[in-house]
RNA sequence: GCGCAGUUAGUUUAGUGGUAGAAUCUCUGGUUUCCAACCAGAUGGCAAGGGUUCGAUUCCCUUACUGCGCA
Numbered sequence: 001g002c003g004c005a006g007u008u009a010g011u012u013u014a015g016u017g018g019u020a021g022a023a024u025c026u027c028u029g030g031u032u033u034c035c036a037a038c039c040a041g042a043u044g045g046c047a048a049g050g051g052u053u054c055g056a057u058u059c060c061c062u063u064a065c066u067g068c069g070c071a
Stems, first nucleotide, its partner, number of pairs: 001070007010024004018054001026042005047063005
């Protein structure tokens, strides 16, 4: 330099066009003599920009970063 794959919550991840879910972490409450465990709840996210579309995490283009391969 060229090609391929990936980027979603603090962390691990699901989600093939119609208002993004789970587990875990953190916090609050319940339970308990206390702690742990358990139960209920809350907070928190689509890498950046542009395009297509009534509507984009999803499709297209560019950029950034990560990994793999070729030279």

This is a predicted structure of a 71-nucleotide RNA (transfer RNA) from a Candidatus Pacearchaeota archaeon. The RNAcentral record of the sequence draws on ENA. Model confidence (mean pLDDT): 82 of 100. It matches the Rfam family "tRNA". Gene Ontology term of the family: triplet codon-amino acid adaptor activity.